Record summary:
Two RNAs folded together computationally: RNase P RNA and transfer RNA, 468 nucleotides in total. Rfam match: Bacterial RNase P class A. Its family is annotated with dimeric ribonuclease P complex, ribonuclease P activity and tRNA processing in the Gene Ontology. Model confidence (mean pLDDT): 76 of 100.

RNA sequence: CCAGACGGUCGGAUGACCGCCUCCGUUCUCGGACGGGGGAGGAAAGUCCGGGCUCCACGGGAACACGGUGCCGGGUAACGCCCGGCGGGGGCGACCCCAGGGAAAGUGCCACAGAAAGCAAACCGCCCGUAUCGCUUCGGCCACGCGGGUAAGGGUGAAAGGGUGCGGUAAGAGCGCACCGCGUUGCCGGCAACGGCGACGGCAAGGUAAACCCCACCGGGAGCAAGACCAAAUAGGGACGGUCGGCUGGUUCGGCCAGCAGGGGUGUUUCCGCCUCACCGUCCGGGUCGGUUGCGCGAGGCGCCUGGCGACAGGCGUCCCAGAUGAAUGGUCAUCCCGGCUGCUGUUUCGGCGGCGGCGCGGACAGAACCCGGCUUACAGACCGUCUGGCACC
RNA sequence: GCGCCCGUAGCUCAGUUGGAUAGAGCACCUGAUUCCUAAUCAGGGGGUCGUGAGUUCGAAUCUCGCCGGGCGCG
Numbered sequence: 001c002c003a004g005a006c007g008g009u010c011g012g013a014u015g016a017c018c019g020c021c022u023c024c025g026u027u028c029u030c031g032g033a034c035g036g037g038g039g040a041g042g043a044a045a046g047u048c049c050g051g052g053c054u055c056c057a058c059g060g061g062a063a064c065a066c067g068g069u070g071c072c073g074g075g076u077a078a079c080g081c082c083c084g085g086c087g088g089g090g091g092c093g094a095c096c097c098c099a100g101g102g103a104a105a106g107u108g109c110c111a112c113a114g115a116a117a118g119c120a121a122a123c124c125g126c127c128c129g130u131a132u133c134g135c136u137u138c139g140g141c142c143a144c145g146c147g148g149g150u151a152a153g154g155g156u157g158a159a160a161g162g163g164u165g166c167g168g169u170a171a172g173a174g175c176g177c178a179c180c181g182c183g184u185u186g187c188c189g190g191c192a193a194c195g196g197c198g199a200c201g202g203c204a205a206g207g208u209a210a211a212c213c214c215c216a217c218c219g220g221g222a223g224c225a226a227g228a229c230c231a232a233a234u235a236g237g238g239a240c241g242g243u244c245g246g247c248u249g250g251u252u253c254g255g256c257c258a259g260c261a262g263g264g265g266u267g268u269u270u271c272c273g274c275c276u277c278a279c280c281g282u283c284c285g286g287g288u289c290g291g292u293u294g295c296g297c298g299a300g301g302c303g304c305c306u307g308g309c310g311a312c313a314g315g316c317g318u319c320c321c322a323g324a325u326g327a328a329u330g331g332u333c334a335u336c337c338c339g340g341c342u343g344c345u346g347u348u349u350c351g352g353c354g355g356c357g358g359c360g361c362g363g364a365c366a367g368a369a370c371c372c373g374g375c376u377u378a379c380a381g382a383c384c385g386u387c388u389g390g391c392a393c394c
Numbered sequence: 395g396c397g398c399c400c401g402u403a404g405c406u407c408a409g410u411u412g413g414a415u416a417g418a419g420c421a422c423c424u425g426a427u428u429c430c431u432a433a434u435c436a437g438g439g440g441g442u443c444g445u446g447a448g449u450u451c452g453a454a455u456c457u458c459g460c461c462g463g464g465c466g467c468g
Stems, first nucleotide, its partner, number of pairs: 001390010012336007020039009041365001045376002048374005053223004066219005071085005086100001087098004101214002106212002108208003123154002125150006134141002162180006181203001182201008227293004237284007246260005262277006300319008337363003340359008395467007404420004413451001422438005444460005
């Protein structure tokens, strides 16, 4: 210098003018004026997980169902998050990726091709036996068949029942042996996942659980429109007082009781049954509209020290830091910064780089709504640190 | 705030217990028929299966993350 890996920080600055929301103080004509303080993010987003908080349900526990999680250890209020390991895979490397329990409990599936696809299986081939044909040096050899053996080779497939090599054999075959793989087991190291060494077995046990399923662990439900408080108009409920009353009767003289008649509603029409009945005034309670609260001191920020590889924990000091409710946190101008385009000029290893100017140029993603811890996704550009590979020079 | 569903050709839809070269109707193109057109007949083209990963031998179909659209409840 080039190419790259990982971690982190920032994400326009200053000033003037005009505005917006909120808190505190003063003031008065009581919602304005004046003064002072504060005013978006790393993701405020998606709403994918986990909690706080609140209400509802519930005597306690367990099981079933459903949903989720899934190597081991640790962190945490908790998590599906984070940290450190283990195993597997990728990269020359820094480093990155993994839904990473169980397929020798069971069930299902494995298209097409292929002889055979899960109880394995002889299509071609190879080998043995047989020998009607054929050949013959008369010893035999042998096409096509027939009867057997064989999973080494060919071919099909994603996958063909351990792999490589040597021996062995009629040809072959874990048939035997060595190494590797696999399984069982002993010892050692490690908290563990797991790793190392040895012995034995002679290969059985294909894949798929992001198919059903099995095992272990976790989960009561709802959400700030939770919840609490204050409380209109109208309608309806209750109490009291007054007025009026379709008829009859009773009466404790109260629209208090009963019957008949009538109106309205309802059971599907009738029958039959049930419910209900006028007005005025005062008061009470409930809900609705609306308002207040919940609502900003918190698993809080920053700095230092200690412990820990780390996530993180502990201690000390310091700070107070948005609360809107159709929803404030903005706009204009100037100067500067960064980038882009472009003119002149210097230099050059011809890729660029530097200096001086110009511009109706550009400066991302995105906006709190109860709060917090994570994850995921979006993001112009700038900067810092650690590390890897390559080239050149000393 | 909470819950659910959908996305396949220009349009409307099939196909989703994993096994096609992803189909159908309308539309489009070419030819035939006709004086010309329509209709009809014959043939043909056209697909990132919304998108990016993953599981699997194999994905439109299964799983996860995004994007877009729609519905319901309080």